Predicted 3D model of a 404-nucleotide RNA (Bacterial RNase P class A) from a Syntrophobacteria bacterium. Of the family's consensus pairs, 95% are formed in the model. The source organism's lineage runs through Bacteria, Pseudomonadati, Thermodesulfobacteriota and Syntrophobacteria. The sequence is in RNAcentral, with records from ENA.

[in-house]
RNA sequence: AGAGUAGGUCAGAUGAUCGCUGUCUCGCAUUUGCCGAUUUUGGGCAACUCGGGAGGGAGGAAAGUCCGAGCUCCACAGGGCAAGGCGCUGGGUAACGCCCAGUCCCGGUGACGGGAAGGAAAGUGCCACAGAAAAAAACCGCCCUAGGAAGGGGAUGGUGCUCAUUCCUAGGGUAAGGGUGAAACGGUGAGGUAAGAGCUCACCAGCUCCGGUGGUGACACCGGAGGCUUGGUAAACCCCGCCUGGAGCAAGACCAAAUAGGAGAGCGUUUGAGGGCUGCCCGUCCAAGCUCUCGGGUAGGUCGCUUGAGACCUCGAGCAAUCGGGGUCCUAGAUGAAUGAUCAUUGUCCAACGGAGAGCGAUUUCCGUCGGAAACAGAACUCGGAUUAUGACCUGCUCUAUUC
Numbered sequence: 001a002g003a004g005u006a007g008g009u010c011a012g013a014u015g016a017u018c019g020c021u022g023u024c025u026c027g028c029a030u031u032u033g034c035c036g037a038u039u040u041u042g043g044g045c046a047a048c049u050c051g052g053g054a055g056g057g058a059g060g061a062a063a064g065u066c067c068g069a070g071c072u073c074c075a076c077a078g079g080g081c082a083a084g085g086c087g088c089u090g091g092g093u094a095a096c097g098c099c100c101a102g103u104c105c106c107g108g109u110g111a112c113g114g115g116a117a118g119g120a121a122a123g124u125g126c127c128a129c130a131g132a133a134a135a136a137a138a139c140c141g142c143c144c145u146a147g148g149a150a151g152g153g154g155a156u157g158g159u160g161c162u163c164a165u166u167c168c169u170a171g172g173g174u175a176a177g178g179g180u181g182a183a184a185c186g187g188u189g190a191g192g193u194a195a196g197a198g199c200u201c202a203c204c205a206g207c208u209c210c211g212g213u214g215g216u217g218a219c220a221c222c223g224g225a226g227g228c229u230u231g232g233u234a235a236a237c238c239c240c241g242c243c244u245g246g247a248g249c250a251a252g253a254c255c256a257a258a259u260a261g262g263a264g265a266g267c268g269u270u271u272g273a274g275g276g277c278u279g280c281c282c283g284u285c286c287a288a289g290c291u292c293u294c295g296g297g298u299a300g301g302u303c304g305c306u307u308g309a310g311a312c313c314u315c316g317a318g319c320a321a322u323c324g325g326g327g328u329c330c331u332a333g334a335u336g337a338a339u340g341a342u343c344a345u346u347g348u349c350c351a352a353c354g355g356a357g358a359g360c361g362a363u364u365u366c367c368g369u370c371g372g373a374a375a376c377a378g379a380a381c382u383c384g385g386a387u388u389a390u391g392a393c394c395u396g397c398u399c400u401a402u403u404c
Base pairs, nucleotide, nucleotide: 001400002399003398004397005396006395007394008393009392010391012346013345014344015343016342017341018340020057021056023054024053025052026051027050029049031047032046033045034044035043059376063387066385067384068383069382070381071248072247073246074245083244084243085242086241087240088102089101090100091099092098103117104115105114106113107112118239119238123237124236125233126232127231139178140177141174142173143172144171145170146169147168148167149166150165152163153162154161186204187203188202189201190200191199205229206228207226208225209224210223211222212221213220214219252303253302254301255300262294263293264292265291266290267289274286275285276284277283310329311328312327313326314325315324316323317322348373349372350371352369353368354367355366356365357364358363
């Protein structure tokens, strides 16, 4: 320098102007309501609006809503089935399917990364294509037996007879060889056999059992015994062990209008309630309903709502996740839904040009000028995680080259 790998930090800064949304506070401001008083162009309280002031106002993922909890309502004697989830060991945690540290296996030259990692010897199923056969296999080949055929050797005067060879048919043995496949019933060698075969033996690999050492443990290492050699697949059914009630802040609680409807009471229908013509009375017209109370629901409003497994600093325990002690702080709470815009200066990055330096060089460092860029994304009850999206910078480590 190139290529990689693991982790961390920030999410530009300052100022001015104009806005948005909550909170607090002030007002000879304004409107409404309530209270009591009669001192009468008034007093007190509360709320809306307006104006002034102070102070607060998105994230590392606020995201998709995947997992675990808090909280709320509903359900619930006890037991079982079903359904779903999880599955190496130890630790952490309120809890988890999350995190940390390990074990084993796999990938990488390496730093390092990945693994739903119990059981296939309980049972069932499946294993493409190819191949005889995909689980306990005989297609070719090899061997044995019986029968048949062919030509040949031996013996005989000749035949019968006899010996081996080749071919065909039938039956049987054989997993050593060939061929197929991702995978073919341990591997190599020797003995053995009719031919073969863990059939036997030596070594190697694996499995099971026993013992020892180390480790909390998963497990590792060492020694011995047994020919035990048993295909793969459980994110196939299944078996074993453990866990799980449901819905969700539109949960849920409270206040509560108009209209309509419900219940009750009162008044009223030629003895006329009530309404129109009025500010009131009379009069006149219409006229069978009118008034009050109660309770339920809706609109609307209030609470839930942000102090919490909280944040920051520091000390200690621990390899770490994390835990404990002390100190400081309060840090959005909106609801058709605020948290913004413009300008100036400046930091970062990129490109071009110029200058200076390092190096043999490729290249690189610093300074200046001008131009450009700045991502993903917007809280909606609250936490703990994982996942996904995304800009810039920093640090450790690994491999390759020693020069382009």
Overview
The gene name in the source record is rnpB.